[in-house]
RNA sequence: GCAAAGCCGCCGAAAGGCGGUGACGCAGAGCCACGGGGCUACGGCUUCCCUCACGGGAGGCUACGCCAGCCGAGCCGCCG
Numbered sequence: 001g002c003a004a005a006g007c008c009g010c011c012g013a014a015a016g017g018c019g020g021u022g023a024c025g026c027a028g029a030g031c032c033a034c035g036g037g038g039c040u041a042c043g044g045c046u047u048c049c050c051u052c053a054c055g056g057g058a059g060g061c062u063a064c065g066c067c068a069g070c071c072g073a074g075c076c077g078c079c080g
Stems, first nucleotide, its partner, number of pairs: 001026002006021006024069001028076001030075002034072003037067003043062008
């Protein structure tokens, strides 16, 4: 110097983000989603069940969403 969790407000389908409060920690816990990894699934695809029908319920897959305080890379910075 930064600022976790929690709490309050706002945005978001969610993950999560922003602000306030608060400090668990961090000697780059600075910036960045380029690589790996992780999170969510509104929507899309699909399976099963219910319904006279309209439609409804449950499950699976999926990122164009998200995480940098998961690791690496790049940039900038500090110390010797």